This is a predicted structure of a 476-nucleotide part of an RNA (small-subunit ribosomal RNA, 3' major domain) from Treponema sp. UBA6367.
The organism belongs to Treponema, within Bacteria.
The RNAcentral record of the full RNA draws on SILVA.

Context: one part of a larger RNA
This record gives sequence, structure tokens and C1' cells, in this order.
RNA sequence: UGACGGGGGCCCGCACAAGCGGUGGAGCAUGUGGUUUAAUUCGAUGAUACGCGAGGAACCUUACCAGGGCUUGACAUGAGGAGGAAAGGCUAUGAAAGUAGUCCGCUCUUUUGAGUCUCCCCACAGGUGCUGCAUGGCUGUCGUCAGCUCGUGUCGUAAGAUGUGAGAUUAAGUUCUUCAACGAGCGCAACCCCCACUGUCCGUUGCCAACAGGUUAAGCUGGGCACUCAGACGGAACUGCCGGUGACAAACCGGAGGAAGGCGGGGAUGACGUCAAGUCAUCAUGGCCCUUACGUCCUGGGCCACACACGUGCUACAAUGGCUGGUACAGAGCGAAGCAAGACCGAGAGGUGGAGCGAACCGCAAAAAGCCAGUCUCAGUACGGACUGGGGUCUGCAACUCGACCCCACGAAGUUGGAAUCGCUAGUAAUCGCGCAUCAGCAUGGCGCGGUGAAUACGUUCCCGGGCCUUGUACA
Repeated sequence: UGACGGGGGCCCGCACAAGCGGUGGAGCAUGUGGUUUAAUUCGAUGAUACGCGAGGAACCUUACCAGGGCUUGACAUGAGGAGGAAAGGCUAUGAAAGUAGUCCGCUCUUUUGAGUCUCCCCACAGGUGCUGCAUGGCUGUCGUCAGCUCGUGUCGUAAGAUGUGAGAUUAAGUUCUUCAACGAGCGCAACCCCCACUGUCCGUUGCCAACAGGUUAAGCUGGGCACUCAGACGGAACUGCCGGUGACAAACCGGAGGAAGGCGGGGAUGACGUCAAGUCAUCAUGGCCCUUACGUCCUGGGCCACACACGUGCUACAAUGGCUGGUACAGAGCGAAGCAAGACCGAGAGGUGGAGCGAACCGCAAAAAGCCAGUCUCAGUACGGACUGGGGUCUGCAACUCGACCCCACGAAGUUGGAAUCGCUAGUAAUCGCGCAUCAGCAUGGCGCGGUGAAUACGUUCCCGGGCCUUGUACA
């Protein structure tokens, strides 16, 4: 100087407390461990692995296994030689890859030739092989915590200290006052984006107040751009004003006005560093290793196994509910090898067909919870839907291993969950649906969107994590 203390002081954080809803029990989905396996590819492992890499494993992907093939190679550059021939097609065989055959085919250029393909040969290619403890880059974490440092000066023999301390204050090393310090940098804040109010401009594909036409109805039509809205540029909030407290300061408390008030709400933004943290399998890369194989092509299988254990979720156990009928209101997105309306067929998944739309125009599209009416009457039930049998639909070369969905039948566990444990402080939790990425098909996951919309916070003694000062130390 740090680190540590079941030392002290001050102070924060859904850290506790106060509340609301869960997990832990059930069934299923998914990831992991384990076991099994020819293979169940690899990585991630307290917090900071485990719906993680994977934003989508039937083939492909695919790295794994079995079998069948190839060896200048699936891919790149260059040199030499040979003979031909566009690329390619067809036949035989084969599970395919390939192998064999056939000549069906024959690019550009006036030509030498060039390009592409085949064969031989040489340099080489290739490796998701190893090392993340050789590395770059990127990332997690402490932590959006308020810290981390420097120059000069001063103090100390020096390590170092001071500054960065003290008193206030703040979300903040935020600011003020003081002080052997005076300044400065990286962080904080602000500058950026979205939301909340408003002005101007613009006015179609959006809108409809007045006027006219028109309908069973409808901005449907003329017309208009006032309103809503769209989207570009502005305004607006600064403790600015008033009162109080305070040290005459910074600031805090209350109030006015205001759409918004003291950081208005949300996002992006992550200091010096820590964990030899993670990644050689995104990529790049040193070294090592393989080179008729640890490379590469193909078929099939596996990654989907299943005595079991754990994590994360979904659906429930019902009446604040289930079922049936009627009826209302979003936002944000997506659409051309696409979204697909009306119509017709089907009980349904869906099919036929195809108007319109590269989309403020057309479509996906129904929002759902809600509201109205009816029914069920506390039961393992008209709760719950696993599992299983049968029949189908769709995608796709192909749904056996191993897809999603529909219909009929079947109707399991489950009556609120031990010890323990998680999230959340407001348009939040809870609950309800909708969209998107990936994607031929395949979400209960991920990322977004809106609808309905709470309870509670006395407080900081305690648990956890953290910041500052101080103290002890036989630790570094």
C1' cells in the first nucleotide's frame, strides 16, 4: 500500500422487511448430468453452464457411427506433358456416390490461340485434429457500481502520502464550503434514439367538420385538408418563479403554473481493472499433429436412446370456472419462387379457384381476455387433458426410426404441492391475445407488440452484494 475480520462509523441495491404471483408435488415440452449405444458429434459447469452456442437435427445441416467409393483430391493458385472434347446428355450397373460404355452434343476468335472439361505428373490443397495456459478479435462478470488515475508542487530516508481528506449534499469523485495543494484525464452527467404536450409545413393510399349527391349499409362519390393521423423542422422543463429550512453556499421540503417537475418514463451507452473466466467449432492466427487419411464423396443410421437425478418452461388441479350462441375494442409487424380476399367443396385440418397487392391503397387478420344470454352445480365432474386405437390433411424426393395439424374413440396423473427457493415497486406484477426472425415443413423457446390492470414499502436490527472513512493483523 492492499486484502481480510463472526472490528467500528456512514450509505446504497426487490438485499431484507411489507405485499402479489410463482418454482419445488402432477402430466408434458426443452436443456443438462448419468447410464446405454456402432454412434448417441463438439463446446458451455457456483454466482457468470443447464429453452446456453442452436434465430428452428426427417435427408441436407452434421462435425458422430456402419458400410460403399476417391487420392492433386469437394475447393485455390502456379508450372510441365498428353490427347481430345463446349458445358453437357443418354445407356448399363449400383442403395447412392461412383464405375463402365456410347458417341447424341461441340464455346469465342480470321488464325497462332484463349476459355472450360478430362488424363498423367509436381509444387500444394484440405483437417469442426490438439493447445483459449502461445494469441488477435469478440463476449460474460463484479456493475451503470462510482470509482480509476496523471502532471506539477509539497511532505516522508524510502515504500508512499497529499490531491481523492473534513463538514454538508447528490442517483453520482454530483455540487458547495474548507483544507499544501493547484490543475487535468478516463468514468458520472449532458450531447443520440423512442414515448408524453404543442406550433409550422405538407395532404395521398390517410381523414370527414361544413356543402351537394347517394345507399339496406358504408368517406361510397363530388369536394375539402378543419379534425384524427402520417413525418420533417421547431417550441416546451431550467429548481426558471413563490414560501420555508440551510452556512449568506450547494442543496432539500412544500406550493403555483403546466401535457410533463426536480434525472419526466424507457433505450443505447459499461472507466482502470478482476476471474491464466468463455470461445482455436463464427472468423483470424503461432506452434504441434494427419496426408491413399485425422482429407473428401455417398447411402443408411445417430445427434430424438432411458432404471434415474437436476435446471428452465407449458398445461392444469376448476364456478373470479368449463361449454354453447351472440357482440365490441388494439398495437407492432410481414408479404412476389410471396400474402392471398370474396365465392364454391369439406364436419375439420384443408382443398378448388384466383380478385387485389412490391402494399398508410390489397392481403395475412379472427385480436383474446371483455360484454350479453343460456347451460353445468362441486363431482376426479360437461374440471383436466397425458397416453393409446382408428381415420385423415399439409409440407417435402421421402414423415418407419423422427414432422406439424384435424376428426372420432380412449380418457391417466393431478383436489394447490415438504425442506427449500425465484421474480416483481406502476402502466410494473399478474393475466389476455397478436406479430416477427429462423423457416419447404416443424415453438410451450427467443425477440417484439398492444388489451385488462393490482397489492405493498413501517423501516434498515437481521440475510446477500456493493461504496466511502477508520481500526486491528503473525496474511500478500